[in-house]
RNA sequence: GCAGAAAAAGGCAAACUUAUUGAAAAGUAAGGACGCAAAGUUUCGGGUCUAAGGUAUCUACGCUAAGAUGGCCGGGCUGCCUGAA
Numbered sequence: 001g002c003a004g005a006a007a008a009a010g011g012c013a014a015a016c017u018u019a020u021u022g023a024a025a026a027g028u029a030a031g032g033a034c035g036c037a038a039a040g041u042u043u044c045g046g047g048u049c050u051a052a053g054g055u056a057u058c059u060a061c062g063c064u065a066a067g068a069u070g071g072c073c074g075g076g077c078u079g080c081c082u083g084a085a
Base pairs, nucleotide, nucleotide: 002083003082004081011036012035016031017030018029019028020027021026034071040077041076042075044074045073046072047069048068049067050066053063054061055060
């Protein structure tokens, strides 16, 4: 450098529950494990989601400031173990 079959040192932690922050998407903490070989990190490109405000007038629109998601995909940066095919 390439690869991830089995294992090991170990790591992370979905849904859900509780608390908390937020308008929301969702975040954080604890519990909990569905999974993960980058489920480490980064919004650079794409996707998806929210929409305070606005329009409208009471439940819609997605027009919009601004956000969310890296466990949606691609790219960038970094890294543990092992060496079967």